[in-house]
Context: one part of a larger RNA
RNA sequence: UGACGGGGGCCCGCACAACCGGUGGAACAUGUGGUUUAAUUCGACGAUACGCGAAGAACCUUACCUGGGCUUGACAUCCGCCUGGUAAGAGCUGGAAACAGCGAUGACCUACCUUUUGGUAGGAGGGCGGACAGGUGGUGCAUGGCUGUCGUCAGCUCGUGCCGUGAGGUGUUGGGUUAAGUCCCGGAACGAGCGCAACCCCUGCCUGUAGUUACUCGCCUUUCAAAGGCAGAACUCUACAGGGACUGCCGGUGUUAAACCGGAGGAAGGUGGGGAUGACGUCAAGUCAUCACGCCCCUUAUGCCCAGGGCUACACACGUGUUACAAUGGCCGGUACAAAGGGAUGCGAAACCGCGAGGCGGAGCAAAUCCCAAAAAGCCGGCCCCAGUUCGGAUUGCAGGCUGCAACCCGCCUGCAUGAAGCCGGAAUCGGUAGUAAUCGCGGAUCAGCCAGGCCGCGGUGAAUACGUUCUCGGGCCUUGUACA
Numbered sequence: 001u002g003a004c005g006g007g008g009g010c011c012c013g014c015a016c017a018a019c020c021g022g023u024g025g026a027a028c029a030u031g032u033g034g035u036u037u038a039a040u041u042c043g044a045c046g047a048u049a050c051g052c053g054a055a056g057a058a059c060c061u062u063a064c065c066u067g068g069g070c071u072u073g074a075c076a077u078c079c080g081c082c083u084g085g086u087a088a089g090a091g092c093u094g095g096a097a098a099c100a101g102c103g104a105u106g107a108c109c110u111a112c113c114u115u116u117u118g119g120u121a122g123g124a125g126g127g128c129g130g131a132c133a134g135g136u137g138g139u140g141c142a143u144g145g146c147u148g149u150c151g152u153c154a155g156c157u158c159g160u161g162c163c164g165u166g167a168g169g170u171g172u173u174g175g176g177u178u179a180a181g182u183c184c185c186g187g188a189a190c191g192a193g194c195g196c197a198a199c200c201c202c203u204g205c206c207u208g209u210a211g212u213u214a215c216u217c218g219c220c221u222u223u224c225a226a227a228g229g230c231a232g233a234a235c236u237c238u239a240c241a242g243g244g245a246c247u248g249c250c251g252g253u254g255u256u257a258a259a260c261c262g263g264a265g266g267a268a269g270g271u272g273g274g275g276a277u278g279a280c281g282u283c284a285a286g287u288c289a290u291c292a293c294g295c296c297c298c299u300u301a302u303g304c305c306c307a308g309g310g311c312u313a314c315a316c317a318c319g320u321g322u323u324a325c326a327a328u329g330g331c332c333g334g335u336a337c338a339a340a341g342g343g344a345u346g347c348g349a350a351a352c353c354g355c356g357a358g359g360c361g362g363a364g365c366a367a368a369u370c371c372c373a374a375a376a377a378g379c380c381g382g383c384c385c386c387a388g389u390u391c392g393g394a395u396u397g398c399a400g401g402c403u404g405c406a407a408c409c410c411g412c413c414u415g416c417a418u419g420a421a422g423c424c425g426g427a428a429u430c431g432g433u434a435g436u437a438a439u440c441g442c443g444g445a446u447c448a449g450c451c452a453g454g455c456c457g458c459g460g461u462g463a464a465u466a467c468g469u470u471c472u473c474g475g476g477c478c479u480u481g482u483a484c485a
Base pairs, nucleotide, nucleotide: 001485002484003482004481005480007479008478009477010476011475012474013473015469016468019432020431021430022429023428026323027322028321029320030319031318032317033316034314035313042053043052064309065308066307067306068305069304070303073132077131078130079129080128081127082126083125088105091102092101093100094099108123109122110121111120112119113118134298135297137296138295139294143292144291145287146286147285148283150281155194156193157192158191159190160189161170162169163168174185175184176183200275201274202273203272205243206242207241208240209239210238211237215232216231218230219229220228221227246269249263250262251261252260253259325425329384330383331382332381333380334379335378341372342371343370346365347364352359353358391422396417397416398415399414400413401412402411438461439460440459441458442457443456444455
């Protein structure tokens, strides 16, 4: 100087407490451990691994296994030699394919020669050979890059000066204050940098500009209803530019300061709400399997191609989820109101067929125009009457639909039948402080399809509670002890 303390003081954070909903029990989904296996490819392992890399494992992917095949190689560059019936190649044979073999036909470019047919040389392409390719083989304890975490925590440092023999200290401590090393005051310090804040984006209010595809205060036409036309630039909205909030104003407290408390006005206050943004560093944290890269290793194989299988196994164990156990509910009928997105080998309307998945159909739409598209919870009416039930839907049988070369291993969906466990969950444990939790549906990426109940977004309905900081966890500042570094 740090680190540590079941030392002290001060102070934060959904850290505890208060409140609401869960997990831990059930079934299933998914990841992991374990076990099994020819293989169940690899990585990730307290917090910071475990719906994680994987935003799409039937083939492909694929890195694994079994079997079959190739050897200058699936891919790049260079060198030597050879090559016109060459390169290519319909077709044929063997084969699961890859591959191996046969093979009618049979070129292209440049230069020169040539009447033409064509010929010569070179190139391209091919063959042989050699350099080399190739490796998701090893090492994240050789590395770059990127990332997690402490932590959006308020800290981490530097120049000069001053103090100290020195390590180092001071500044950065102290008194206040703040979300903040935020600001004020004091002070042997005076300044400065990286962080904080602000500048950026979304959202909340207003104004201007603009007015189609959006809008309708006005008029007309038409229809069962839709809708259409004219007109308008008001309203909504859209999307660009501005304004607006700064403790600016008032009162109080305070040291006359910083600031805090209350108030006015305001759509909004004291950082309005949300996002992006992550200091010096820590964990030899993670990644050699995104990529890059040192060294080591393989070289008729640890490379490459193919078929099939596996990654989907199953006595178990754990994590994360979905659906429930019902009446604030389930079912049936009717009827409202979103936002954000996506759409051209795409989204696909109406009509028609089918109980349905779906089929048929093809209007319209590169989309404020058309389509996906129904929002759902809600509201109105009806049934159920507390029952393992009209709760719950696992599992299984049969019959179908769709995608795809192909759904046996191993897809999704529909109909009929079947209806399991489950009566609110031990010890323990998680999330959330407001448009949040809870609850309800909608969209998107990936994607032929999909094991999505995951992830990332969107809106609808919309709470309860916080006395307080003793305790648990993490953190900041000062101080104290230390036999630790």
Model confidence (mean pLDDT): 87 of 100. Small-subunit ribosomal RNA, 3' major domain from a marine eukaryotic metagenome, 485 nucleotides, folded computationally. The RNAcentral record of the full RNA draws on MGnify.